[in-house]
Context: one part of a larger RNA
Molecule: large-subunit ribosomal RNA, domain IV
Organism: uncultured archaeon
RNA sequence: AUUAGUUAAGGGAAUUCGGCCGAGUUAGUCCCGUAUCUUAGGUAGAAGGGAUGUCUAUUUCUUUGUAUGAAUUUUUGUAUGGGGAAGUAGAUCUCAGUAACAAGGACGGUCCGACUGUUUACCAAAAACGUAGCUGAGUGCUAAUCCGAAAGGACUUGUAUACUCAGUGAAACCUGCCCAGUGGUGGUGUCCAAACCUCUCUUUCAAGGGAGUGAAGGCCCAUCAAACGGCGGGCGUAACUAUGACGCUCUUAAGGUAGCGUAAUGCCUUGUCGUCUGAAUGGCGACGUGCAUGAAUGGUUUAACGUGACUGUCACUGUCCCUAACUAAAGCCUU
Numbered sequence: 001a002u003u004a005g006u007u008a009a010g011g012g013a014a015u016u017c018g019g020c021c022g023a024g025u026u027a028g029u030c031c032c033g034u035a036u037c038u039u040a041g042g043u044a045g046a047a048g049g050g051a052u053g054u055c056u057a058u059u060u061c062u063u064u065g066u067a068u069g070a071a072u073u074u075u076u077g078u079a080u081g082g083g084g085a086a087g088u089a090g091a092u093c094u095c096a097g098u099a100a101c102a103a104g105g106a107c108g109g110u111c112c113g114a115c116u117g118u119u120u121a122c123c124a125a126a127a128a129c130g131u132a133g134c135u136g137a138g139u140g141c142u143a144a145u146c147c148g149a150a151a152g153g154a155c156u157u158g159u160a161u162a163c164u165c166a167g168u169g170a171a172a173c174c175u176g177c178c179c180a181g182u183g184g185u186g187g188u189g190u191c192c193a194a195a196c197c198u199c200u201c202u203u204u205c206a207a208g209g210g211a212g213u214g215a216a217g218g219c220c221c222a223u224c225a226a227a228c229g230g231c232g233g234g235c236g237u238a239a240c241u242a243u244g245a246c247g248c249u250c251u252u253a254a255g256g257u258a259g260c261g262u263a264a265u266g267c268c269u270u271g272u273c274g275u276c277u278g279a280a281u282g283g284c285g286a287c288g289u290g291c292a293u294g295a296a297u298g299g300u301u302u303a304a305c306g307u308g309a310c311u312g313u314c315a316c317u318g319u320c321c322c323u324a325a326c327u328a329a330a331g332c333c334u335u
Base pairs, nucleotide, nucleotide: 002329003328004327005326006325007324008323010321011320014319019316028052029051030050031049032048037042039170053092054091055090056089057088058087059086060085061084062083063082064081065080066079067078068077069076070075093097105314106313107312108311109310110309111308112306113305117129118128133168134167135166136165137164138163139162145154146153147152171301172300173299174298176231177230178229181228182227183224184223185222186221187220189219191218192217197212198211199210200209201208202207232250233249234248235247236246259293260290271287272286273285274284275283276282
C1' cells in the first nucleotide's frame, strides 16, 4: 500500500458537475400545538414544544373470586381478596428512563406528468406507456371490426347508455381564423369514361372503322379542420424625443385570436432589470418583434401525488481543510 471494520479535536459542504457516496440527525407512545395553499377531502406525523424509569401514598375506572342482603327476566347494594388501565403528589438513581433491539431528518421556490399503475428479463423506471374524463368516425344486428382458403369462429348468448377504430389525456378557464392544397362525405348532369349489347360501313370471312347505350371513377357543385395541415410584407403618421391607437399600398385560402413567453421551445445570449450570494454562464420574479410559442399535433393555470429534473435554507456529518490512530485478514520475513 490492499481488503473489511472502528474512532476522530477545531471547522462544518470550504469537497464535488451535483451533499454522489458515506456517516449522522430524527425516531415508539401520550399531551400541547400546527402555517400556507386547497378540488374543503387534504396538505398534516406539517413545523415546533413537553412528558416517559423505579419506589411510596392516593384518586378514578375496569375485570374477577368469596360472604351476605335486596329484587327474581335478570340486575344491583355492602364487606373483603386478586389482576389491569389512567391520573395526581412526594421521594429516588444514572451523562442518559421508547436507556438494548426496533424505530420519519425537516422546510421553501420552479419545471414535467393529474393521481394508484406499466416499461427496455441482463447499462435507461422517466417527463416515456397506460389511465378515468373529453372528442371525432364507423356500425340497426345475417351489424361494423377482426381471424380463416373455406367450413366456421371472436366481439357476444352483447344490441347504439352497445361494440369497433382514431386523437387528446383528471378537474378548472378555454379551444380563435382558414376548405386554396391533400383527404373524407354528399349531390347533380345536352360533360368525359371500358367491355358486353344494338345499328351500320368496308362486295363475303378474319380483322377493322363509325354511331347509339353506358357503371365505378374523373370533371363540376357543395360541405367537413377535436380530418392531414396552414395562420404575411412595405411606407407614412400624435404639440421635445420616442412610440404608433390611425392611414395608404402589395398580397393570401386565411394572415396567429385568448393565453404563455430568453421557455425541456430564443440563434444572437452569460439578453435587460429586480432578487437570493462576499462572489452565481445558476435559481426565482418581471420585460417581449417569439432566429423558429400558441390553442384536443391541445393552450394556460392547478390542490394532492412522484426512488422524476433544477435550485435554496436549517440540522447533520472525515465529502473536505488534513490527515491520523486502532482492530482483523491477506501479504512480507523465518521455518